[in-house]
RNA sequence: GGUGGUGUGGCUCAAGUGGUAGAGCACUUGCCUAGCAAGCAUGAGGUUCAGAGUUCAAAACCCAGUACCACCA
Numbered sequence: 001g002g003u004g005g006u007g008u009g010g011c012u013c014a015a016g017u018g019g020u021a022g023a024g025c026a027c028u029u030g031c032c033u034a035g036c037a038a039g040c041a042u043g044a045g046g047u048u049c050a051g052a053g054u055u056c057a058a059a060a061c062c063c064a065g066u067a068c069c070a071c072c073a
Stems, first nucleotide, its partner, number of pairs: 001072007010025004019056001027043001029041003049065001051063001053061001
């Protein structure tokens, strides 16, 4: 330098063929316990790497970027 892939709450990952983003763990609060852990209930936390475009509507589609990973050179 080229090709491909991946970027979504703190972490690991979902989200059918475009229709206002969920799960597990972690965290808050309460119950339980002598207390802790586990368990049960509850709540907060992301508008999706950044920009532009298409569309009534984009996490998703198009474009050129950016970070990381793999392969080729």
Source information
Predicted 3D model of a 73-nucleotide RNA (transfer RNA) from Castor canadensis. The sequence is in RNAcentral, with records from Rfam. NCBI's taxonomy places the organism under Eukaryota, Opisthokonta, Chordata, Teleostomi, Castor.